[in-house]
RNA sequence: GAGUUGGUCAGACAGUCGCUGUAUUGCUUUUAUUUAAGCGACACAGAGGAAAGUCCGGGCACCACAGGGCAAGGUACCAGAUAACAUCUGGGGGGCGUGAGCCUACGGAAAGUGCAGCAGAAAAUAAACCGCCUCUCACCUAAAAUCUUUGAUUCUAGGUGAAAGGUAAGGGUGAAAUGGUGCGGUAAGAGCGCACCGCGCAACUGGUAACAGAAGUGGCAUGGUAAACCCUACCUGGUGCAAGAUCAAAUAGAGGAGCAGACGUGCUGCCCGCGCGGCUCCUGGGUAGAUCGCUUGAGCCAUAAGGUGACUUACGGCCUAGAUGAAUGACUGUCCCCGACAAAACCCGGCUUAUCGACCAACUCUA
RNA sequence: AGGCGUGUAGCUCAGUCUGGUUAGAGCGCUACUAUUACAUGGUGGAGGUCAGUAGUUCAAAUCUAUUCGCGCCUACCA
Numbered sequence: 001g002a003g004u005u006g007g008u009c010a011g012a013c014a015g016u017c018g019c020u021g022u023a024u025u026g027c028u029u030u031u032a033u034u035u036a037a038g039c040g041a042c043a044c045a046g047a048g049g050a051a052a053g054u055c056c057g058g059g060c061a062c063c064a065c066a067g068g069g070c071a072a073g074g075u076a077c078c079a080g081a082u083a084a085c086a087u088c089u090g091g092g093g094g095g096c097g098u099g100a101g102c103c104u105a106c107g108g109a110a111a112g113u114g115c116a117g118c119a120g121a122a123a124a125u126a127a128a129c130c131g132c133c134u135c136u137c138a139c140c141u142a143a144a145a146u147c148u149u150u151g152a153u154u155c156u157a158g159g160u161g162a163a164a165g166g167u168a169a170g171g172g173u174g175a176a177a178u179g180g181u182g183c184g185g186u187a188a189g190a191g192c193g194c195a196c197c198g199c200g201c202a203a204c205u206g207g208u209a210a211c212a213g214a215a216g217u218g219g220c221a222u223g224g225u226a227a228a229c230c231c232u233a234c235c236u237g238g239u240g241c242a243a244g245a246u247c248a249a250a251u252a253g254a255g256g257a258g259c260a261g262a263c264g265u266g267c268u269g270c271c272c273g274c275g276c277g278g279c280u281c282c283u284g285g286g287u288a289g290a291u292c293g294c295u296u297g298a299g300c301c302a303u304a305a306g307g308u309g310a311c312u313u314a315c316g317g318c319c320u321a322g323a324u325g326a327a328u329g330a331c332u333g334u335c336c337c338c339g340a341c342a343a344a345a346c347c348c349g350g351c352u353u354a355u356c357g358a359c360c361a362a363c364u365c366u367a
Numbered sequence: 368a369g370g371c372g373u374g375u376a377g378c379u380c381a382g383u384c385u386g387g388u389u390a391g392a393g394c395g396c397u398a399c400u401a402u403u404a405c406a407u408g409g410u411g412g413a414g415g416u417c418a419g420u421a422g423u424u425c426a427a428a429u430c431u432a433u434u435c436g437c438g439c440c441u442a443c444c445a
Base pairs, nucleotide, nucleotide: 001365002364003363004362005361006360007359008358009357011335012334013333014332015331016330017329019046020045021044022043024041025040026039027038028037029036048341052352053351055350056349057348058347059346060240061239062238063237067272068271069270070269072236073235074234075233076232077091078090079089080088081087092106093104094103095102096101107231108230112229113228114225115224129171130170131167132166133165134164136162137161138160139159140158141157142156144154145153146152147151179197180196181195182194183193184192198220199218200217201216204213205212206211244292245291246290247289254283255282256281257280258279259278263277264276265275266274285444286443287442299318300317301316303314304313305312306311336339368441369440370439371438372437373436374435377394378393379392380391387425396412397411398410399409400408401407418434419433420432421431422430
């Protein structure tokens, strides 16, 4: 100088006014009292690393503390952590990088089914278009032999054409064409044979396992796609705080339609089982107020111990928003590097996405 | 806040489930033509990053993940 990984912070300080909550307290109203309501005073506290997307997992609440089967959906190397997970930790395989390190939906294609456009001869029980080779037939040319001698026949060699067969060396197509190179071999060829390389199976060894190494063995034998159906293993009941509970207020507890004990309904697509006996929908009517749920929690911080680590245990300390038109703002002064993405709404653990920058620690490469 | 659906040409839609040749249809736009001219008609043409970005695959509008935009539903009593 260039990087990698992990972590912390998210303008700072002071003052004034205002907002939300809690505790204490004053006044007024109400109540027999406790109390309740309103208006003040004072003290303390007051958004995030993502509060976001709502993509996973759980708590909690109700439905039967949730049942059986099918269907449907999800996850997918191994071991562990955890309340749980598609998360995290450690390890294995593969890929990228000089390296520190980073990425990885990473089970099964000899259980079965399906798909592969165009091009190409052929696209999955391999296949013969061109080319190469063999045999047969026909014709042509050349040489030789024979005879019935200006000619014909036989044989040999070469060429052309047709038919049959062999051949995957060579050509061209494609994302993909059934091992690669060399030698031998052959009519021409070919794992047909051999050597090396690659590949399949694998005794045995190491490891909890994934997996790694490997004696030997097979002449090579069944390529791709499962984020196609599917198979294997494991997991999943539904609905979400507008869940749900209590109090109060008000109205016409009205009208219509549908179903009804072999039925309807109880929030899952179907069946069973269980509970209830009327239920559902539409129109019309009324109230849209208060309290709880609501923040003490798988909580945070420090220390010690165990573990490679995620994490767990012990002890001590701390309380850190809880609103319901919904609170964090405005102004002034000083300073700097002039401040990004963005703001709770039942609560947690993750993931993903957005983000000006600053600092700390460990490590790598180059000079 | 919670829960659903949807995005393809200027507009309205097919195609997505079951991946395959150059993504189609109607209306609209545009050039030529018939007409004195306009409408109507006929012939031809243009117009698409299939919302964006990654991944799986030989191949993605279609399958998977993620992001963005738009739309819809959800109180209580009787």
Model confidence (mean pLDDT): 76 of 100. Two RNAs folded together computationally: RNase P RNA and transfer RNA, 445 nucleotides in total. Rfam match: Bacterial RNase P class A. By type it is a ribozyme.